[in-house]
Context: one part of a larger RNA
C1' cells in the first nucleotide's frame, strides 16, 4: 500500500460493491423443471348447459376446461462446491485427408397401405407401507409390417483432382438394403430422406504452465512397437489373439508431498513478487465407490442398478432418504446474512398462441466489511468572563472567539402536498405482402414503490470519536508510583524531581471511523 478479513472503543445519512477463506460435517421444514387438449384414448374434481325429478338430488364428455395415464419435447442447461487432479487438466498455435452435432437456417424430393397391442377406465387379488398381481376391453405423432426411392449405405468397377507417409478418391456404370404421421378455426403447421451453412463439441498435437524434496535413482508386462480381429461418431493397446523386446531416465524418469487452470488481483519505477474471494473462460465433483440405460447429446447434482457407511418408517415380512441449488439448523469456528417479495424487465423451457414454470435473474432485509460523498453549522463577538490547568503567584500565561450574546443559513431531520424513468411492447383490429415479414392507430402490462426525486414548513435544532506526545515520529507540563505498578513494534522507560507507568490539563493525528492483531508486496 492491500485485505472475502477478525478484536476492542465508538457511531448521524445516502450511494455501490462485498459476505462460511473453518467440517466435500450432518440435515428437520418450504420452494429450485415444467410444459403442450392445435398428438391421443378419455373425464377424477371445478363450472355451465340440457334431461329427469319424490324438488332431496340423480344422469349427461354436450360446453369451459382438465386431475391421474399414454405420447412429445425439455429436463446433459441455468444455480452449487473445489473432494480429485502435476494431467494435453489448463493457456496459447495447430491440425482432424479419422469424427459428431436435436432444435436454428438454405435447398432438392417425399409424405400411398396394412397390422397387432398396451397405459388408463372396469373387475378382482396380495401387502402395515413402499408398491405389485391376475382378467376382460381401448387409443394415438406410441409399436410393428408392407410399398416406392436417392447426391444415403454396402459390394463390384472405373478412376479425374489433390496431397502429408499410410493415402485421397469427383463424374459415370452394374446390384442390393433402409423413409415417412398426422392436427387444425383450412390460414398453417408438423412428418421423412439428402446436401449445405450455422452452433455446440471429440480427439491429436508443437510449445508454455508446474512450488519442493535425489535423506526418492532406476522404473514399466498391455508396459514399447508390429501383424491381424473387435470395438468407437472416430484415430489409437482402446480391447483381444498371436509375434517382437522394447519404452522412460541426471536435460530428473519413478516415488514422495503440495495444488484446480486461465483472464486477473495486490505490490512495485521496473523486472520481478505474492495471489487465483466478487465476475468471465476451461476443467473436475455432486453421501463414498462401481455400473450401464435412455437419449443428438449424460456415464446424468434435485434419472435408474449394486455394495457401503449414516439417517428415518416398520405389523419385523420389508421399506424410504441424500441441501457442494435458495433460505434455514445443528456442530466446527476469531468469523461471514432472511426459512423475505415478484416474474415487472433480461434470459430459459414448453406451447400455435394466451399463457405456464423458472430460489436463474431482478429486487428488498441484515452487517462500517470495504470505497465514494454528505453532514453533525456560519458570521460578528474581549471585561480576553467563570471554571480548570501550569505559574517566578496583590500578578501573570492558556484553554480562548472558545462560551454567553447579536444576526444568519437548513445540507441532513420532522410534518404536509406533489410524484417518476426503468415500458420496448408482444398478443388482438387495420393495411401492405407470393413467403419471410413491415407499417398504422388504440388498448393493456411495475415486485422494488407512493421509493427516488422536488416543493413547502418548522428550527442550530437531531448528529464525534478514536489512538497517540522520550528517539524512530507530529505533538509537554503538573501530581501519583518508586525495578513495585505498570509499558513495549524497536531502542528501551520504571530503584523518590519519570516529557516512556497511571491520572490531569494542553497538545498533534485521522475521522463516522479509529486502533490492534493476521497475511502479501
Nucleotide at each position: 500500500g492491500a485485505u472475502g478479513a477478525a478484536c476492542g472503543c465508538u457511531a448521524g445519512c445516502g450511494g455501490c460493491a462485498g459476505g462460511c477463506c473453518u467440517a466435500a460435517u450432518a440435515c428437520a421444514u418450504g420452494c429450485a423443471a415444467g410444459u403442450c387438449g392445435a398428438a391421443c384414448g378419455g373425464c377424477a374434481g371445478c363450472a355451465c348447459g340440457a334431461u329427469c325429478u319424490u324438488c332431496g338430488g340423480a344422469u349427461u364428455g354436450g360446453u369451459g376446461g382438465c386431475g391421474a395415464c399414454c405420447g412429445g419435447c425439455g429436463c446433459a442447461c441455468g444455480g452449487g462446491u473445489g473432494c480429485g487432479u502435476a494431467a494435453c487438466g489448463c493457456g496459447u498455435a495447430u491440425g482432424c485427408a479419422a469424427c459428431c452435432u436435436a432444435c436454428c437456417c438454405u435447398u432438392a424430393a417425399c409424405u400411398g397401405g396394412a397390422g397387432g397391442a398396451u397405459a388408463g377406465c372396469c373387475c378382482g387379488a396380495a401387502g402395515a407401507a413402499a408398491u405389485u398381481c391376475g382378467g376382460a376391453u381401448u387409443a394415438a405423432u406410441a409399436c410393428u409390417c408392407c410399398a416406392u426411392a436417392g447426391u444415403a449405405u454396402c459390394a463390384c468397377c472405373a478412376g479425374a483432382u489433390g496431397g502429408c507417409a499410410u493415402c485421397u478418391g469427383a463424374a459415370g456404370g452394374u446390384g442390393a438394403u433402409u423413409a415417412a404421421a398426422g392436427a387444425u378455426u383450412u390460414a398453417u403447421u408438423g412428418g421423412u430422406u439428402a446436401a449445405g451453412g450455422a452452433u455446440g463439441g471429440g480427439c491429436a498435437u508443437g510449445c508454455g504452465u508446474g512450488a519442493c524434496g535425489a535423506u526418492u535413482a532406476g522404473u514399466u508386462a498391455g508396459u514399447u512397437g508390429g501383424u491381424g480381429a473387435g470395438g468407437u461418431a472416430a484415430c489409437g493397446g482402446c480391447u483381444c489373439a498371436c509375434c517382437a523386446a522394447g519404452g522412460c531416465g541426471a536435460u530428473g524418469a519413478u516415488c514422495a508431498g503440495u495444488a484446480g487452470g486461465g483472464g486477473u488481483u495486490c505490490u512495485g519505477a521496473g523486472a520481478g513478487g505474492a495471489u487465483g474471494a466478487u465476475c468471465c473462460c476451461c476443467c473436475a465433483c455432486a453421501c463414498u465407490g462401481g455400473c450401464a440405460c435412455u437419449g443428438a447429446g449424460a456415464u446424468a447434482c434435485g434419472g435408474g442398478c449394486c455394495a457401503g457407511a449414516c439417517u428415518c418408517c416398520u405389523a419385523c415380512g420389508g421399506g424410504a432418504g441424500g441441501c457442494a441449488g435458495c433460505a434455514g439448523u445443528a456442530g466446527g469456528g476469531a468469523a461471514u446474512a432472511u426459512u423475505g417479495g415478484u416474474c415487472a424487465a433480461u434470459g430459459g423451457g414448453c406451447g400455435a398462441g394466451a399463457g405456464c414454470c423458472u430460489g436463474a435473474a431482478c429486487c428488498a432485509g441484515c452487517c462500517a466489511u470495504g470505497c465514494c460523498g454528505c453532514g453533525u453549522g456560519c458570521a460578528g463577538g474581549a471585561u480576553g468572563a467563570c471554571g480548570g490547568c501550569c505559574u517566578u503567584c496583590u500578578g501573570g500565561g492558556u484553554u480562548g472567539u472558545a462560551a454567553a450574546c447579536u444576526g444568519c443559513u437548513u445540507u441532513u431531520a420532522u410534518a404536509u402536498g406533489g410524484g417518476a424513468a426503468g415500458a420496448a411492447a408482444a398478443a388482438g383490429u387495420c393495411c401492405u405482402u407470393g413467403c419471410g415479414a413491415g407499417g398504422a392507430a388504440a388498448a393493456u402490462u411495475g415486485c422494488c414503490g407512493g421509493u427516488a426525486c422536488c416543493a413547502u414548513a418548522u428550527g442550530a435544532a437531531u448528529a464525534a470519536g478514536c489512538a497517540c506526545c522520550g528517539g524512530u515520529u507530529a505533538a509537554c507540563u503538573c501530581c501519583g508510583u518508586g525495578c513495585c505498578a505498570g509499558u513495549a513494534g524497536u531502542u528501551g522507560c520504571g530503584g523518590u524531581a519519570a516529557u516512556a507507568c497511571g491520572g490531569a490539563g494542553g497538545g498533534u493525528g485521522c475521522a463516522a471511523g479509529c486502533g490492534u492483531u493476521g497475511u502479501c508486496c
A computed fold for a 521-nucleotide part of an RNA from an uncultured prokaryote, annotated as small-subunit ribosomal RNA, 5' domain. Model confidence (mean pLDDT): 82 of 100.